[in-house]
RNA sequence: GGCCCCAUCGUCUAGUGGUUAGGACACAAGGUUCUCAUCCUUGUAACCGCAGUUCGAUUCUGCGUGGGGUCA
Numbered sequence: 001g002g003c004c005c006c007a008u009c010g011u012c013u014a015g016u017g018g019u020u021a022g023g024a025c026a027c028a029a030g031g032u033u034c035u036c037a038u039c040c041u042u043g044u045a046a047c048c049g050c051a052g053u054u055c056g057a058u059u060c061u062g063c064g065u066g067g068g069g070u071c072a
Base pairs, nucleotide, nucleotide: 001071002070003069004068005067006066007065010025011024012023013022018055027043028042029041030040031039048064049063050062051061052060
């Protein structure tokens, strides 16, 4: 340098055009407990950036950025 793949809460991850953007762990509060742990309930928190297509984009397209793979 060519080609291919990936980017979503703090972490891991689901989501093939109309979702309240869901789950697990973590964190916070409350309950339970003599205390801690466990368990239960609730809460906080996310679509890499810029354009394009579309009535509507996390989703499709282009470019960029970052990461990974492969060939040289």

RNAcentral holds the sequence, with entries from ENA.
A computed fold for a 72-nucleotide RNA from candidate division TM6 bacterium GW2011_GWF2_28_16, annotated as transfer RNA.
Its mean pLDDT, the model's own confidence on a scale to 100, is 81.
The same sequence occurs in records of 2 taxa.
The organism belongs to Candidatus Babelota, within Bacteria.
Rfam family: tRNA. The family's RNA type in Rfam is transfer RNA. From the family's description: Transfer RNA (tRNA) molecules are approximately 80 nucleotides in length.